[in-house]
Context: one part of a larger RNA
């Protein structure tokens, strides 16, 4: 020096999984009755997580439950339970201190006090009396405010992009919504939303770079309504036990609302909606019941669910447990039941109102608005998008507005300047199930004390760490030693090279040793 062989360090592989991770379903608000989130407390022993709040791992009360039980956490010591306790659902009760913090103040404390809704709104007997808002939430939404690296092979209009990011607000969804619509040129559709095609097309673009729609069709999913006004004129509405009192002629109600309506006459009698009363089936979540057949022989083993032989059950041979690999041992599983939530005050039933037809009348039908002009934003919108801003500014159903260039005539579609509207659609903080998705340097950062330990004034950054064994049966006594280290000898176990970071233990790599070469 090389190689083996015994050990040691080391933690790789291998198998496992209370963990993530991905989809699909289901459900989706909460808070002055103090919320989300803290801090401080609370156990016989209690440092940490959980749980609870000075009634403090807990009270009480009803149905389940059932012979155990004092939480993770297996220890001592002590208690509870058939006067029925742990447990679980369902509901009350308490709930310290901060925090929308709201009585003032203030680094989770403190001060006045009989008595604080602070503040900003409604009402109002004028007393904070009776209500209302505030603030929190993963992504989804509406509105508003809006960068820039980058492309453009430079760069400025453009683009990235109405993206990132801020900000105000709402729901369990949000928005949008019942045509002054779209089509067409003489065929015709029938509110909105989403996907799906139309299509990278029209069309816009220093026409560069690039941006970029709609209708038709094709599906899901359907649902329509109510004012203003015309006529009617107090028939009305709110609080009070009543009395009362308050809104209302600057009009409470009534009628009506595009299939226009009022009004006036004639005929007709009521199938829309509209108000209000009763109100499900099935399906799905929860909670819970019941649910089949071998612990048959005999071998090996620590130990049968393994081999060998004989049975039996299946609307159940999905899966998991149990001393190896179990249809029949245990939990379940298929089919089947029972109570409650949804669905949903929905479908549907009754009840009140009322309806149509004709003809005449010409009352009403949303103004600083359509529309026009100049100036900007935005859009795919181009003279022909859709707002803003300054200025101008009609008309009244014989009228009005649109039909992607202006005007005009005609034809067609419709009625703007009021207002609500299920589903179908977008998301997952959440429950539950799935998996040709991880299997500990993977998968969420995070299977373990994890947003911990640390690191940073600070915004903020931010780890590692799984596995004895079937069962502690976790090694009694002895001996060596200073011994609460270590070792021997003994015992337990199938095994201790299983001996508490203890499954299987590679490699670098150390120490002995053996064997070769020199």
């Nucleotide at each position: 020096c090389c190689a083996g062989c015994u050990g040691g360090u080391g933690g790789a592989u291998c198998g496992c999984u209370c963990g993530g991770c991905u989809c699909a379903a289901g459900a989706g608000c909460u808070g002055a009755a103090g919320a989300a989130g803290g801090a401080c407390g609370u156990g016989c022993c209690a440092a940490g997580c959980u749980g609870c709040g000075a009634u403090a791992a807990g009270c009480c009360u009803a149905c389940g439950g059932g012979a155990c039980c004092c939480g993770c956490a297996c220890g001592g010591a002590g208690g509870g339970g058939a006067a029925g306790a742990a447990c679980g659902u369902a509901g009350g009760a308490u709930u310290u201190c901060c925090g929308a913090a709201u009585g003032g103040g203030a680094a989770u404390c403190c001060c006045c006090a009989c008595c604080g809704c602070a503040a900003u709104u409604g009402c109002u007997u004028c007393g904070c009396g009776c209500a209302a808002u505030g603030g929190g939430g993963a992504a989804c939404g509406u509105c508003g405010a809006g960068a820039a690296u980058u492309g453009a092979a430079a760069c400025a209009u453009c683009u990235u992009a109405g993206u990132a990011u801020c900000g105000a607000c709402a729901g369990g969804a949000a928005a949008a919504g019942a045509a002054a619509g779209c089509a067409a040129c003489u065929c015709g559709c029938g509110a909105u939303g989403u996907c799906g095609u139309u299509a990278g097309u029209a069309a816009c673009g220093g026409c560069g770079a690039g941006u970029g729609a709609a209708c038709c069709c094709g599906a899901c999913a359907c649902a329509g309504u109510c004012c203003a006004a015309a006529c009617c004129g107090a028939a009305g509405c709110c609080u009070u036990c009543a009395c009362g009192g308050g809104c209302a002629a600057u009009g409470u109600g009534g009628u009506g609302u595009u299939c226009g309506g009022g009004c006036u006459g004639a005929c007709u009698u009521g199938c829309a909606g509209c108000a209000c009363c009763a109100g499900a089936c099935c399906a799905u979540c929860u909670a819970u019941g019941a649910g089949a057949a071998a612990u048959c022989u005999c071998c090996u083993g620590g130990a049968a669910u393994g081999g060998a032989g004989u049975a039996c059950g299946a609307g159940a041979c999905a899966g998991g447990g149990u001393g190896a690999c179990a249809g029949u041992c245990c939990c379940g599983u298929a089919c089947u039941g029972u109570a409650g939530g949804u669905u949903a005050g929905u479908a549907u039933g009754g009840u009140g109102u009322g309806u149509g037809u004709c003809a005449g009348u010409a009352c009403c039908a949303g103004a600083g608005u359509a529309g026009c002009g100049g100036g900007g934003a935005u859009u795919g919108g181009a003279u022909a998008u859709u707002c803003c801003u300054c200025g101008u500014g009609a008309a009244u159903g014989u009228u009005g507005c649109g039909g992607g260039c202006a005007u005009u005539g005609a034809c067609c579609g419709c009625a703007a300047a009021g207002a609500c509207u299920c589903a179908a659609u977008a998301c997952u903080c959440c429950u539950u199930g799935a998996g040709a998705c991880c299997g500990a340097u993977a998968g969420c950062g995070a299977a373990c004390a994890a947003g911990u330990a640390g690191c940073g004034u600070g915004a903020g950054c931010g780890a590692a760490c799984g596995c004895u064994g079937a069962a502690a049966a976790g090694c009694a006594c002895c001996c060596c030693a200073a011994g609460a280290a270590g070792g021997g000898a003994g015992g337990u176990g199938c095994a201790a090279u299983a001996g508490g970071g203890c499954g299987u233990g590679a490699a670098a790599u150390c120490a002995g040793u053996u064997g070769g070469c020199g």
The part of an RNA shown here (large-subunit ribosomal RNA, domain I) has 518 nucleotides and comes from Halostagnicola kamekurae.
The source organism's lineage runs through Archaea, Halobacteria, Halobacteriales, Natrialbaceae and Halostagnicola.
Its Rfam family is "Bacterial large subunit ribosomal RNA". Its family is annotated with structural constituent of ribosome and ribosome in the Gene Ontology.